[in-house]
RNA sequence: GAUUGAUUAGCUCAGCAGGUAGAGCACCUGCCUUUUAAGCAGGGGGUCUGGAGUUCGAGUCUCCAAUCAAUCA
Repeated sequence: GAUUGAUUAGCUCAGCAGGUAGAGCACCUGCCUUUUAAGCAGGGGGUCUGGAGUUCGAGUCUCCAAUCAAUCA
């Protein structure tokens, strides 16, 4: 330098054909328990790496940029 992949909640990830975003773990509250842990019930938390474009509507499509990884040179 070229190509490919990834970037979504604190962490690990899903989101299958564009229709106002989910799981597990973690966290908070309550119950249970002598206490902790475990278990049960409930709850908070993200505008989806940044920007632009297409569209009535974009996490999802297109372009540019950034970071990380791999391959090639």